[in-house]
RNA sequence: GUUUGAUCUUGGCUCAGGAUGAACGCUAGCGGGAGGCUUAAUACAUGCAAGUCGAACGGUAAGGCCCCUUCGGGGGUACACGAGUGGCGAACGGGUGAGUAACGCGUACGCAAUCUACCUAUAACUGAGGGAUAGCCCCGGGAAACUGGGAUUAAUACCUUAUAAUAUUCUAAUUAGGCAUCUUUUUGGAAUUAAAACUCCGGUGGUUAUAGAUGAGCGUGCGUCCCAUUAGCUUGUUGGUAAGGUAACGGCUUACCAAGGCAACGAUGGGUAGCUGGCGUGAGAGCGCGAUCAGCCACACGGGCACUGAGACACGGGCCCGACUCCUACGGGAGGCAGCAGUAGGGAAUAUUGGACAAUGGGCGAAAGCCUGAUCCAGCCAUCCCGCGUGCAGGAUGACGGCCCUCUGGGUUGUAAACUGCUUUUAUUAGGGAAGAAACCUUUGGAUUUAUCCGAAGCUGACGGUACCUAAUGAAUAAGCACCGGCUAACUCCGUGCCAGCAGCCGCGGUAAUACGGAGGGUGCAAGCGUUAUCCGGAUUUACUGGGUCUAAAGGGUCCGCAGGCGGGUCUUUAAGUCAGUGGUGAAAGCCCCGAGCUCAACUCGGGAACUGCCAUUGAUACUGGAAACCUUGAGUACAGUUGAGGUGGGCGGAAUAUGUCAUGUAGCGGUGAAAUGCUUAGAUAUGACUUAGAACACCAAUUGCGUAGGCAGCUCACUAAACUAUCACUGACGCUCAGGCACGAAAGCGUGGGUAGCAAACAGGAUUAGAUACCCUGGUAGUCCACGCCCUAAACUAUGUUCACUCGACAUUUGCGAUAUACUGUAAGUGUCCAAGCGAAAGCGUUAAGUGAACCACCUGGGGAGUACGUUCGCAAGAAUGAAACUCAAAGGAAUUGACGGGGGUCCGCACAAGCGGAGGAGCAUGUGGUUUAAUUCGAUGAUACGCGAGGAACCUUACCUGGGCUAGAAUGCUUUUUGACAGUCCCGGAAACGGGAUCUUCCUUCGGGACAGGUUGCAAGGUGCUGCAUGGUUGUCGUCAGCUCGUGCCGUGAGGUGUUGGGUUAAGUCCCGCAACGAGCGCAACCCCUAUCCUUAGUUGCCAUCAGGUUAUGCUGGGGACUCUAGGGAAACUGCCCGCGUAAGCGGUGAGGAAGGAGGGGAUGACGUCAAAUCAUCAUGGCCUUUAUGCCCAGGGCUACACACGUGCUACAAUGGCCAGUACAAAGGGUUGCUACCUGGCAACAGGAUGCCAAUCUCAAAAAGCUGGUCUCAGUUCGGAUUGGAGUCUGCAACUCGACUCCAUGAAGCUGGAAUCGCUAGUAAUCGCGCAUCAGCAAUGGCGCGGUGAAUACGUUCCCGGACCUUGUACACACCGCCCGUCAAGCCAUGGGAGCUGGGUGUACCUGAAGACGAUAACCGUAAGGAGUCGUCCAAGGUAAAACUAGUGACGG
Repeated sequence: GUUUGAUCUUGGCUCAGGAUGAACGCUAGCGGGAGGCUUAAUACAUGCAAGUCGAACGGUAAGGCCCCUUCGGGGGUACACGAGUGGCGAACGGGUGAGUAACGCGUACGCAAUCUACCUAUAACUGAGGGAUAGCCCCGGGAAACUGGGAUUAAUACCUUAUAAUAUUCUAAUUAGGCAUCUUUUUGGAAUUAAAACUCCGGUGGUUAUAGAUGAGCGUGCGUCCCAUUAGCUUGUUGGUAAGGUAACGGCUUACCAAGGCAACGAUGGGUAGCUGGCGUGAGAGCGCGAUCAGCCACACGGGCACUGAGACACGGGCCCGACUCCUACGGGAGGCAGCAGUAGGGAAUAUUGGACAAUGGGCGAAAGCCUGAUCCAGCCAUCCCGCGUGCAGGAUGACGGCCCUCUGGGUUGUAAACUGCUUUUAUUAGGGAAGAAACCUUUGGAUUUAUCCGAAGCUGACGGUACCUAAUGAAUAAGCACCGGCUAACUCCGUGCCAGCAGCCGCGGUAAUACGGAGGGUGCAAGCGUUAUCCGGAUUUACUGGGUCUAAAGGGUCCGCAGGCGGGUCUUUAAGUCAGUGGUGAAAGCCCCGAGCUCAACUCGGGAACUGCCAUUGAUACUGGAAACCUUGAGUACAGUUGAGGUGGGCGGAAUAUGUCAUGUAGCGGUGAAAUGCUUAGAUAUGACUUAGAACACCAAUUGCGUAGGCAGCUCACUAAACUAUCACUGACGCUCAGGCACGAAAGCGUGGGUAGCAAACAGGAUUAGAUACCCUGGUAGUCCACGCCCUAAACUAUGUUCACUCGACAUUUGCGAUAUACUGUAAGUGUCCAAGCGAAAGCGUUAAGUGAACCACCUGGGGAGUACGUUCGCAAGAAUGAAACUCAAAGGAAUUGACGGGGGUCCGCACAAGCGGAGGAGCAUGUGGUUUAAUUCGAUGAUACGCGAGGAACCUUACCUGGGCUAGAAUGCUUUUUGACAGUCCCGGAAACGGGAUCUUCCUUCGGGACAGGUUGCAAGGUGCUGCAUGGUUGUCGUCAGCUCGUGCCGUGAGGUGUUGGGUUAAGUCCCGCAACGAGCGCAACCCCUAUCCUUAGUUGCCAUCAGGUUAUGCUGGGGACUCUAGGGAAACUGCCCGCGUAAGCGGUGAGGAAGGAGGGGAUGACGUCAAAUCAUCAUGGCCUUUAUGCCCAGGGCUACACACGUGCUACAAUGGCCAGUACAAAGGGUUGCUACCUGGCAACAGGAUGCCAAUCUCAAAAAGCUGGUCUCAGUUCGGAUUGGAGUCUGCAACUCGACUCCAUGAAGCUGGAAUCGCUAGUAAUCGCGCAUCAGCAAUGGCGCGGUGAAUACGUUCCCGGACCUUGUACACACCGCCCGUCAAGCCAUGGGAGCUGGGUGUACCUGAAGACGAUAACCGUAAGGAGUCGUCCAAGGUAAAACUAGUGACGG
């Protein structure tokens, strides 16, 4: 960082840090110091890695020197030396880590149970003799390796012998001590055992003994990985006696005897592993590791064995077995790099077949010296650590270029560059040039104890002409890598479009990607930078330091209880634990501190500290432990009471149910939501009486009681257990807990035998249902019951282990006790509820703790896989207990919060239902949509919230679509440069037109500069109804005119949040009132605005006309009037104000009063926070993308009007409440000069021709219609209905063919009230009737928007349907129920258990065989003998056979 919308918590995953013997990618200037096969303990070509000594020996192959020479060679040599005998070394040094879980290692002790060459010290000795054998010489065998025979010879080789003790053995005394065996001092006696020579005569060697030093061997305490799904192992095993063996103890080996020994404090078995000093990390405790360096161990092709030797069971020795490789003449032979280089192979991966013994060290030697792949150096590799450099200063017009942007310009790269000045580390060249070296030795001086020591001179360098120093030239020779969404420092553009790709976790990418790829810029580190792998850390995520278990993972179902752990008070003692002092040890290196040397550092050196440990010793005694004595409060006992569904066994009881018999009685009973199956006329159900049977115990009964838990209920008897109270009498810590163990353990289930009334898995039938292997009904078997025996599990729950102590209270209740007491009160033990402190993530717990402490036990460590598999134990079985891994995910959880949702609850509202009225769905037509068709049928709108919608009017235009013809800075507009005086118009030609060509005609003003206008021309902005409404603004729909949505401060909560806004009332309303940790406020509601209903007032034309006058056939026609209507300004009026009732109030009710209007009078405008990525890029605006002789523009024609079909919205109807004809009455609101048109004439009519008024309260459209009056039709496809079609016309318009409206004549279709389902409406409403207007040349208008006329019915009510509001509740939902989510099935893939089997591996056992070797035995052969050869026996590696167990791989199939 990551679980959630958000929160707290639990919990896992992941990252940032450090490290590495590393590897890989990109890159690379130098130096110093270090490091460099982690894999195949795989196989090895070649060279080297252990020799040396002539002062041990016989000698002389090569060489030097000398002599001789026949030039072939020979001789000599105190020069030297091959091969050989002999001595010493080869057991060190060097390599590797296979094996080993062990006295192997570490640490500390012990050996009274031991050895030790060379070295040192001390003491003594070093006499006499002998026989061989290599070599050399001769003869053989063999391919070779090698080897046989003969002759001769030496020694510091070998043998015999003398002498000998402080040696060894036996033995006799004696002294001192300890640790059990014992050790030690002194004195005797007996027996046994040594030697080697060389010499320069100085010495060097040799032998014996003692001691030292060094090295080695053995023993012991403690420490040293994982698995118990490894629980029992062991026969030389454990011990003893005796013998053998060893340097030495010992079952080390053998014989006999005994039966022991080890193990839950983990034996045995399996797996893994060299151990340590140390290294990495970490605050530490720890955790991980064991490269380099150092100590120990083990190994040397695999296995076994001994020999030699002081030392080996021996890396560069031997023998044998085995595997492998090589040579071979096929008969036989040879070999062992886990030494240094190197090769092959394996692998991600690890170097030169280098130089030198100059230094250090080792072997031999008297020494010179020789040998030394130990070592010292060099080479390769950025593998690591450290250091240095790649320049420094100035330099702005902030250059060019790049990149970005809001683009005449700005920002950034960036003082960066250019340019000027300076420096020279490093690189290059030239010159100089070390330290490491001092010895041995030679020469020489001195001191002397003649062993030696001190001094002088000379000699010796692989590295290396290296380090270092000086000079010269010149910025000259030198920068990359990773990253830039958050974690995590660093941002933009382009490309791509869930593609390509990225990714450590979360996650990016589906057309505006800071996450992909590139670029510019930036950040980090830097000769390196990243990635991968591994370890520690973070992770308190195994919690010792330092965690938890009511609900997150986690308390065992319960009791008893051995081991274990822990344990009351007092006193004495001890000193094991504990504490302190001292001594020894804790190797060096490393770490830390101080100092020093390389120019610094890394590195190295010196000193100190540390090494937290172990051992020994001396003290202390508080606490714990051990021992002894005592105490009573913990615990138990006794006596006396009390209590209870505690347990076991027996007996008894009544109600109910069922059955049977009898009786009464008749047609149904039963059952359900409704039914049916079932029972019943062979008499059911019902009722009564009696009989039989089994099971369970109503009321009492409770929030009660008892019990460890499971559990326990009629009454009674017997037996039995417990708790409590009281006495404080007895015992005297006898206690608590408890792994393993034992016992108990609901229900179901199992076994045997009974029993069976009711109930009832399985099963059968009937219903329900899409189905119904269910829920419901009718039956019904196991079972339920009893006895005995198993099973051993439950949400066996208080999801809370047991015990003890402490810590405020209130209330209820059970059973005791105290007092005479039923109030009350005190006390004890229980059972419950609510709370303080405290705790807790919260919910909550709270003396019955989940608080504060103590003791012990059990259990947990992400989710899934899985309580699964395998193994084991138990079980008759079912199954139980124990209990993984592979693989997979980044979460899975807990509690609480806000929403949303619920076929949850409560309250309330709405034409939501109900009650009504009228429709639509059926018909014809109109119109819109889908679909289809088409060159095109332009585009958009699509549940409610699209569909008479955008469109308030598609013949052309509109128009965006199609076909065809044309134009290309363009059809329009603005600014600008320049020019002309025109352009336009008219006419002619081509053409469908646009357009092209020609002709004609040809301005205005003026201050005379110019200006206006128009055309051409230059430049800048073109244009796009192309895409994206999911990039946007603006506008709009809907929830919804629903009553909600929020804020400030305060308070509560760890927090998300809550409170306020909830509650009680009330309202149309979060409207108001009351209450309240809230108090206020905002957006909404309401009101303010408009229309309308009443009145008043003002004004009085074009409106009006009561009164007066005039006039007409008639009319406010005229004078006049303001009364009335009306018009349009202002005002009044309604507020539950008044009354009654109810109510605290708000408010509600009333046939109330008054009033035109009454409780919002009616209607409109007005739409909170927000929801639907709702609609619109085609009103407009706009980012980005696309297009530019076209996706732009012009034109003609066509299309948007198509038509098997489907849907929506309407109109007209189906008729008599009607149609038709005639007559007659009453509106409101609008429109009118490109217009409305009176009136007249013509026409049947649409209309036409005249003509008048009106820019409108004046004239006109204009007739209102339904209505009313009269007449006719008489129930029919009609005198209903009017579609369709034919004909004739009118009007508008360039133009009515596609495709207009209207008129007349004719025609006269469907349709007789409409299925399922569905819509509107609560009053001037529905229904019905006309009138007007916008758009408009005309009109497809039956649409839309307005206006008035006539004018109803119904609402009991809120159960139900739909939508909404508030409160509450559940939630695993939050994209929010159109959510989430489970299982089968299909295909592919991955991992894993089973599996007839098959194939390997290591280990053990039994038997057979048995090399080399060792031990033992041994008459024949050899040898004088000692002895040997041979033979026999025992042990034993490898091998073979057999049966098991373990483990790994694989396997059809199926899980």